[in-house]
The RNA shown here (c-di-GMP-I riboswitch aptamer) has 88 nucleotides and comes from a Clostridia bacterium.
The coordinates come from a structure-prediction model, not an experiment, and the mean pLDDT is 88.
The model forms 95% of the base pairs in the Rfam consensus.

RNA sequence: AAGCGACAAAGGCAAACGCAUCGAAAGGUGCGGGCGCAAAGCCACGGGUCUAAAGCCCCAUAUGGGCCAGGACAGCCGGGUUACCGAA
Numbered sequence: 001a002a003g004c005g006a007c008a009a010a011g012g013c014a015a016a017c018g019c020a021u022c023g024a025a026a027g028g029u030g031c032g033g034g035c036g037c038a039a040a041g042c043c044a045c046g047g048g049u050c051u052a053a054a055g056c057c058c059c060a061u062a063u064g065g066g067c068c069a070g071g072a073c074a075g076c077c078g079g080g081u082u083a084c085c086g087a088a
Stems, first nucleotide, its partner, number of pairs: 004086002012037002017032006035075001041081003045078003048073003055067004
């Protein structure tokens, strides 16, 4: 330096769920909580998934239907990037 990852040490993050709050929603944020995580740090670049407000279309009047991402997910997979510790 590149890998690798202990029943190691010191620390870290925080699923479901509850409350509050922002949002049309997906979802985010804060507090509690703790399923898990060695990048469960960061980046929507590729794939994927979720949502459909605005817009467009249909219908023909209503609290209707359809399409669509510039919205969202980094705890779905890949890629990029940065980083703590050091047994085998």